[in-house]
Context: one part of a larger RNA
Parts: sequence; structure tokens; C1' cells
RNA sequence: CACCGCCCGUCACACCAUGGGAGCUGGCUAUGCCCGAAGUCGUUACCCCAACCAUUUGGAGGGGGGCGCCUAAGGUAGAGCUAGUGACUAGGGUGAAGUCGUAACAAGGUAGCCGUACUGGAAGGUGUGGCUGGAUCACCUCCUU
Repeated sequence: CACCGCCCGUCACACCAUGGGAGCUGGCUAUGCCCGAAGUCGUUACCCCAACCAUUUGGAGGGGGGCGCCUAAGGUAGAGCUAGUGACUAGGGUGAAGUCGUAACAAGGUAGCCGUACUGGAAGGUGUGGCUGGAUCACCUCCUU
């Protein structure tokens, strides 16, 4: 490159990350219940024993076995947190030359904008309240020259 300008939204295509999602698969945490090795401790009317006492049975003590408490691992149930994945789905971002219209920028051809309700392929439209960050015309006040 200056209206043959600028520019808005839907739709189509490609890519990117994100949300929802019947669920699925893991990780961590604590909890309830079940089971419970080894070991310490406690207990024992059963078995065994060299040191001590007595010396004939026995006593003390020790060992084994039985029982109990604690308890690792394991099993099971629900819970909390967290990661991955998931048909489908929602909007977002990005992308020279796609589609439909033309909403905004000039009074942008219905001034625009804000809130709200209804409504439409889409930008949007209509109702209602508000603002001037509206042009034009007229008047008033102020400032500058």
C1' cells in the first nucleotide's frame, strides 16, 4: 500500500493443550477383621537332666513339650489421596490464499455502548432502563488566539 480500507461471528480442514465422562488399571496412607513364622516375656498338674542340698525315693535349678501376650510377612473389606488410560462430549488456542453473511469503525447507511429479558445459521435482532466515550442544527457558559 490510506473505503477497491478495516473488521466480526457461525461453519469446514489441520495441529496443540485443557475440562466433563459409564468406567478400567496402578501407587501411597491409615483403619476393621482373619491368619500368624522367628523371638523375648509370662505360665505349666507332662517328659528329661552331670555339677548345688540331701544322698533311697526327693528338693532347688535347668532343658524340652504344651498354653498365653506382643508381633513381621500374608489374606480380606470398605475409605481417603494421587497418577495413567477411556467410547463419547464441551469450549479454548494456533494456522498465506476455504464457506455463509456484514455486526462494528464515517450519522458505517437503523448512532453506538452498558445491564437485563426474549429470540435467530452466524455475526446479530427486538423489548426495557441507563450512558455520551454520538454526528447534524440552534442557543447558552467557559478557555485560547